[in-house]
The prediction has a mean pLDDT of 82. A computed fold for a 73-nucleotide RNA from a Nanobdellota archaeon, annotated as transfer RNA.

RNA sequence: GGGCCGAUGGCGCAAUUGGCAACGCGUCCGCCUUGCACGCGGAAGACUCUGGGUUCGAAUCCCAGUCGGUCCA
Numbered sequence: 001g002g003g004c005c006g007a008u009g010g011c012g013c014a015a016u017u018g019g020c021a022a023c024g025c026g027u028c029c030g031c032c033u034u035g036c037a038c039g040c041g042g043a044a045g046a047c048u049c050u051g052g053g054u055u056c057g058a059a060u061c062c063c064a065g066u067c068g069g070u071c072c073a
Base pairs, nucleotide, nucleotide: 001072002071003070004069005068006067007066010025011024012023019056027043028042029041030040031039049065050064051063052062053061
């Protein structure tokens, strides 16, 4: 320098062909317990790496860039 893959709550990840961003862990509250843990119920938390474009509508499609991984040179 070039090819490919990836970037989504604090962490790990999903989103079935463009239509309300799901789930687990964690956090907080309540129940339970003498108390803690476990268990049960509930809540908050990401407008999706950045900037543009297409579209009624973009995490998803297109362009450029940043970062990471991998392969080639």

The sequence was found in a public genome assembly. Rfam family: tRNA. From the family's description: Transfer RNA (tRNA) molecules are approximately 80 nucleotides in length. Rfam links the family to the GO term triplet codon-amino acid adaptor activity.